[in-house]
RNA sequence: GGGUCGGUGGUCUAGUCCGGUUACGACGUCGCCUUCACAUGGCGAAGGCCCCAGGUUCAAAUCCUGGCCGACCCA
Numbered sequence: 001g002g003g004u005c006g007g008u009g010g011u012c013u014a015g016u017c018c019g020g021u022u023a024c025g026a027c028g029u030c031g032c033c034u035u036c037a038c039a040u041g042g043c044g045a046a047g048g049c050c051c052c053a054g055g056u057u058c059a060a061a062u063c064c065u066g067g068c069c070g071a072c073c074c075a
Base pairs, nucleotide, nucleotide: 001074002073003072004071005070006069007068010027011026012025020058029045030044031043032042033041051067052066053065054064055063
C1' cells in the first nucleotide's frame, strides 16, 4: 500500500442482511426484601440516541461516500 471483518450503556453483546412505534440480553452499579451479619436468591431502578463527518430518504444504529481506530490476510 491492497483486501476482508468489526466499532452500539462502565464491560461484553443482539439488532444491520430485508430502513419504520419505546435500541436486546448478560455481567457490573444503586435501592428494597430475605439474613444476627455476609454470600446466594427475589423485585425494582439508573445508565447508550449507536466511532466521526457528509449524502440518499417522509423516516437511518441499519443504505451510500470519505475519514479515524482495531483484528486478520496478502504484498
Transfer RNA from a Halobacteriaceae archaeon, 75 nucleotides, folded computationally. Its mean pLDDT, the model's own confidence on a scale to 100, is 80. Rfam family: tRNA. The family's RNA type in Rfam is transfer RNA. Taxonomically the source falls in Halobacteriaceae (Archaea, Methanobacteriati, Methanobacteriota, Halobacteria).